[in-house]
Notes
Predicted 3D model of a 477-nucleotide part of an RNA (small-subunit ribosomal RNA, 3' major domain) from a metagenome. Its mean pLDDT, the model's own confidence on a scale to 100, is 84. It matches the Rfam family "Bacterial small subunit ribosomal RNA". Gene Ontology terms of the family: ribosome and structural constituent of ribosome.
Context: one part of a larger RNA
């Protein structure tokens, strides 16, 4: 010097208390272990793996397993020879493939010949989701958005190192302000960015409708109009600026006025020096090792979905602040051409038909749901709850058997609030409701965003976790 103490001292954080709603009981999704298995490719494993890579395994993906196949190869280049490329049928075969026939002669150039493309030879080579992430780069992850991490000079000490970055105050913050052998300066931290919240101008279609006409069953439908509301560009606003207290006259801090907003207004993005030989060699790139009629390349099924059982996420629920019928409102934010698809018909329904209209403030997806209101049910394994199995179908697609969603009868399981332990969350959160989108067909309870309804609670920092300073101890580096 640091790195540690069940050592002090100060200080924070949904860390702990005060609330609220959950996992841990039960089905089911769905991931991880075992275990099976020809094969269930591999990777990830404490916080920081386990709805992770994977924004989407019927085939392809696909890397794995069986069988049958090919060796310069399915891809690159570089030699010789040969043929325009291509485009079609038979026949064997599961199918890669393999025979065997037809049709076709094309651009450039005067010609030789040349581009491309295809076919064979042999050899340099190709390929390798083979192994090393402890041979690396490059990208993440964690600490942790935590207030730290350093430099030059100067002083100081033999030195390693120290000051400076301690101290007194303050702050969300090494954030300032005073002191001070130290003066300055980087990296972070704040500010600049994006989105919200309130205004002003400017503009006014595709949005919008106050006044003035027109007009309908009804309706910005129409003429108009720029007043709103919107949309989108510029701008204005918040700076402890002003008050009054308290602090050293200081930085601040408590309270107030004004104000849409006040003290970092709310969210986001951005992540210092490092740390864990943390994670990835299977995105990519790459040393060095290993294969080369195979660890490489094609096909065809089949596996990734197997099930005594164990664990993680989650979704339905067990009910009456509830389920169920009916009538009625009120959004956000995205998408949309190989796309979205409306009116009408048809079906009970998934869905069919049709085919208007939009590359979309115009058409469409598109009906918001919970709420509301009014009728029933009366605490029952129930009109709760919906697993599971039966039959009919529907809809993607060469093709739903292995193993797709969905629809409509019927079936109606376990489940009456969950032991020890555990998890989120401090305000438009949490809880509840429902809406979109991304993933080349279908396939979402997963993710990622939207917007509607809207609480409780926080006395405080003894404890638990973790983390920042200081300061003590140490046989630890």
């Nucleotide at each position: 010097u640091g790195a540690c103490g069940g050592g002090g001292g100060c200080c924070c954080g949904c860390a702990c208390a005060a609330g609220c709603g959950g996992u841990g009981g039960a089905g089911c999704a769905u991931g991880u272990g075992g275990u099976u298995u020809a094969a269930u490719u591999c990777g990830a494993u404490a916080c920081a793996a386990c709805g992770c890579g994977a924004a989407g395994a019927a085939c392809c993906u696909u890397a794995c397993c069986u069988a049958c196949u090919c060796u310069u190869g399915a891809c690159a280049u570089g030699u010789u020879a040969g043929g325009a490329a291509u485009c079609u049928g038979c026949c064997a075969g599961a199918g890669a493939u393999g025979g065997u026939g037809g049709a076709g002669u094309g651009c450039c150039g005067a010609a030789a010949g040349g581009a491309a493309c295809c076919u064979a030879a042999a050899c340099a080579c190709a390929g390798g989701u083979g192994c090393u992430g402890c041979a690396u780069g490059g990208c993440u992850g964690u600490c942790g958005u935590c207030a730290g991490c350093u430099c030059g000079u100067g002083u100081c000490g033999u030195g390693a190192g120290a000051u400076g970055u301690u101290g007194g105050g303050u702050u969300a913050a090494g954030u300032c302000c005073c002191g001070u052998a130290a003066c300055g300066a980087g990296c972070g931290c704040a500010a600049c960015c994006c989105c919200u919240g309130u205004u002003u101008c400017u503009a006014g279609u595709u949005a919008c409708c106050a006044g003035c006409a027109c007009g309908u069953g009804a309706a910005g439908g129409u003429g108009g109009g720029g007043a709103c509301u919107c949309u989108a560009g510029a701008g204005a606003g918040a700076c402890u600026g002003c008050c009054a207290g308290u602090g050293u006259u200081a930085a601040g801090c408590u309270g107030g006025a004004g104000g849409a907003a006040g003290g970092u207004g709310g969210g986001g993005a951005u992540g210092a020096u490092g740390u864990c030989a943390a994670g990835u060699c299977a995105u990519c790139a790459u040393g060095g090792c290993c294969u080369u009629u195979a660890u490489g390349g094609g096909u065809a099924g089949g596996g990734c979905u197997a099930c005594a059982c164990a664990c993680g996420u989650g979704c339905u629920a067990c009910a009456a602040u509830g389920g169920g019928c009916a009538c009625u409102a009120c959004a956000a934010a995205g998408g949309g051409a190989a796309g979205c698809a409306a009116a009408g018909c048809u079906g009970c329904g998934a869905a069919g038909u049709g085919g208007a209209g939009c590359g979309g403030a115009a058409c469409u997806c598109a009906g918001a749901a919970a709420a509301g209101u009014g009728c029933u049910c009366g605490u029952a394994g129930u009109c709760c709850g919906g697993a599971u199995u039966g039959a009919a179908g529907u809809c993607u697609g060469c093709a739903a058997c292995u193993c797709g969603a969905c629809u409509u009868c019927a079936u109606g399981a376990a489940g009456c609030u969950g032991g020890a332990a555990u998890c989120g969350c401090u305000a438009g959160u949490a809880a509840c409701c429902g809406c979109g989108a991304a993933u080349a067909a279908g396939c979402a309870u997963g993710u990622c965003g939207c917007g509607g309804u809207g609480a409780a609670u926080a006395c405080g920092u003894u404890c638990c976790c973790g983390g920042g300073c200081c300061u003590u101890g140490u046989a630890c580096a």